Context: one part of a larger RNA
RNA sequence: UGAACGCUGGCGGCGUGCUCAACACAUGCAAGUCGAACGAGAAAGCUCCUUCUGGGAGUGAGUACAGUGGCGAACGGGUGCGUAACACGUUGGUGACCUGCCUUGAGGAGGGGGACAACCGUGGGAAACCACGGCUAAUACCCCGGAUGUCUAAACUGUUAGAGGGUUUAGACUAAAACUUCGGUGCCUUGGGAGGGGCCUGCGGGCUAUCAGCUAGUUGGUGAGGUAAAGGCUCACCAAGGCGAAGACGGCUAGGGGGCGUGAGAGCGCGAACCCCCACAAUGGAACUGAGACACGGUCCAUACUCCUACGGGAGGCAGCAGUGAGGAAUAUUGCCCAAUGGGGGAAACCCUGACGCAGCAACGCCGCGUGACCGAUUGAAGCUUUUAGGAGUGUAAAGGUCUGUCGUGAAGGAAGAAAUGAUCCGAGAAUAAUAAGUUCGGAUCUUGACGGUACUUCACAAGCAAGCUCCGGCUAACUUCGUGCCAGCAGCCGCGGUAAUACGAGGGGAGCAAGCGUUGUCC
Numbered sequence: 001u002g003a004a005c006g007c008u009g010g011c012g013g014c015g016u017g018c019u020c021a022a023c024a025c026a027u028g029c030a031a032g033u034c035g036a037a038c039g040a041g042a043a044a045g046c047u048c049c050u051u052c053u054g055g056g057a058g059u060g061a062g063u064a065c066a067g068u069g070g071c072g073a074a075c076g077g078g079u080g081c082g083u084a085a086c087a088c089g090u091u092g093g094u095g096a097c098c099u100g101c102c103u104u105g106a107g108g109a110g111g112g113g114g115a116c117a118a119c120c121g122u123g124g125g126a127a128a129c130c131a132c133g134g135c136u137a138a139u140a141c142c143c144c145g146g147a148u149g150u151c152u153a154a155a156c157u158g159u160u161a162g163a164g165g166g167u168u169u170a171g172a173c174u175a176a177a178a179c180u181u182c183g184g185u186g187c188c189u190u191g192g193g194a195g196g197g198g199c200c201u202g203c204g205g206g207c208u209a210u211c212a213g214c215u216a217g218u219u220g221g222u223g224a225g226g227u228a229a230a231g232g233c234u235c236a237c238c239a240a241g242g243c244g245a246a247g248a249c250g251g252c253u254a255g256g257g258g259g260c261g262u263g264a265g266a267g268c269g270c271g272a273a274c275c276c277c278c279a280c281a282a283u284g285g286a287a288c289u290g291a292g293a294c295a296c297g298g299u300c301c302a303u304a305c306u307c308c309u310a311c312g313g314g315a316g317g318c319a320g321c322a323g324u325g326a327g328g329a330a331u332a333u334u335g336c337c338c339a340a341u342g343g344g345g346g347a348a349a350c351c352c353u354g355a356c357g358c359a360g361c362a363a364c365g366c367c368g369c370g371u372g373a374c375c376g377a378u379u380g381a382a383g384c385u386u387u388u389a390g391g392a393g394u395g396u397a398a399a400g401g402u403c404u405g406u407c408g409u410g411a412a413g414g415a416a417g418a419a420a421u422g423a424u425c426c427g428a429g430a431a432u433a434a435u436a437a438g439u440u441c442g443g444a445u446c447u448u449g450a451c452g453g454u455a456c457u458u459c460a461c462a463a464g465c466a467a468g469c470u471c472c473g474g475c476u477a478a479c480u481u482c483g484u485g486c487c488a489g490c491a492g493c494c495g496c497g498g499u500a501a502u503a504c505g506a507g508g509g510g511a512g513c514a515a516g517c518g519u520u521g522u523c524c
Stems, first nucleotide, its partner, number of pairs: 001521001003520005010369006016362002018327001023325003027322003032071003037068002045059006078280003088204003092200003097197003102193007110144004119134006149173009178185002206252003213243003218240008255277004259270004282303005305316004333359001335358002341355001342353004372403004383394004408461006417451001422446008468513005473494003479508005489496002
């Protein structure tokens, strides 16, 4: 150290947990929401009526499911394949640009029309789904009127390093949408802001010369196209340029940074977790929609694979969260909740949210705590080891006594994390005929907790459940006996073992660390 392996293992807090196959994936969930944009609109159940079999009415309910429309789905989450590059970091530029929602300022919204879903009917298909006919609404679509606007051309002006800046004229083109609880919310055009992004740029950060020459859209120009925007970005024509030992071109490796590890520093190594940027979404390619994508849970095409099929044809993409197989020395639950924080939609209530918050598993790491404290031998018990057989060691260690209660078990109480929103009441303000209603502000009360009956506190019980691992020749702290006899074995280096081994194996004793200890890999 994101570790693994061996032996061992009591508790808690906080973190971390597929480093290999960007291998293949069963199943569930991970992006919806708005009825205050719009048209339609069930059923079960319950109640009642009835000609008692079915029918009808009411309610359920303008609810559910679906459809048009709006916003979101480009965020959030994952991974590191590719990439040696303006990808990243940093410095500037954009007089070459865009920007939904938000915020701030100015102005505006008159009139009309035709459709298409849903729905009904017919038909095709195994299915996925599709075709035809008919009806209908809108904040969907279209037309007329309507402008400060946009574009083109010309003239003038003006600044700068460099006009696509400003003014005038002419022509062409072009806006709007309503809903409402009447408070508002939305709509159109336009100026600014904030935040976000595109593009350009100096400098910086791998290995390789056993890669030395590379290059035809190549380098530049004119014109055009294209883009939000400069530009060979693309195209036509013209010229022959451009790069290179200060390393072009090629090959290999690699996401970059903040940072992390180590070190006195210089440096060296790394880029897990967290934050920023980039790239990717089975593989390759393409565009559509849109403010924004060339779009992980969108579309189309091709390829490989998997699945369904009535063989005609279809469906799919976990590098989201769990989970499965495989690979591997190796890496977790198909858990709970939207209570908090944050995000999307909505006027709001609220809905959605595998983001997030929590819980589960794992000594994987760090930190803390415990496995008891005090007393206890002129008989230092027994056992074991050793012995010169006297003794010595284990050793106050045990036993025994007096305590304590961390932890544990049981019982009782029991949080903070919650502030809002909403509802009711009260007060104030604006508007109003109004002390209604509604609205804005303030106050009071009520309402909301996944974790969790958790943390924590108190009481009771009782030393009760809780110590191992490695080492002891030198380096290096720690020594003896037996066994073995260059055997069996040890070993990081030096080296031990061939009959007295402090080095092998075991016992006793000791040393070190401790819920860990040792080994291996890797880095300084």

Predicted 3D model of a 524-nucleotide part of an RNA (small-subunit ribosomal RNA, 5' domain) from an uncultured prokaryote. Its mean pLDDT, the model's own confidence on a scale to 100, is 83. It matches the Rfam family "Bacterial small subunit ribosomal RNA".